[in-house]
RNA sequence: UCCGAAAACGGCAAAGCCGGUGAAAGCCGGCGACGCAAAGCCACGGGUCUACCUCCACCACGGAUACGACGGCCGGGCUGCCGGAA
Numbered sequence: 001u002c003c004g005a006a007a008a009c010g011g012c013a014a015a016g017c018c019g020g021u022g023a024a025a026g027c028c029g030g031c032g033a034c035g036c037a038a039a040g041c042c043a044c045g046g047g048u049c050u051a052c053c054u055c056c057a058c059c060a061c062g063g064a065u066a067c068g069a070c071g072g073c074c075g076g077g078c079u080g081c082c083g084g085a086a
Base pairs, nucleotide, nucleotide: 001085002084003083004082011036012035016031017030018029019028020027021026034072040078041077042076044075045074046073047070048069049068054064055063056062
């Protein structure tokens, strides 16, 4: 540097439930495991979600909109345990 997750030590934690927080998406804590060889960290690019504020509209739970959110959507950057190869 590349490959792998058979072994070993382990790690993370989906959905759901309870509590908190937020306008919401979502996030935090506890319980819980669907899965994950980076499901560790980072919003740089793409994508997706929400819409407090703002604009449009006025049948509406409507439309537009990110500076908000998602790293367990993809790419990328940085870092890392074990084993194998060079």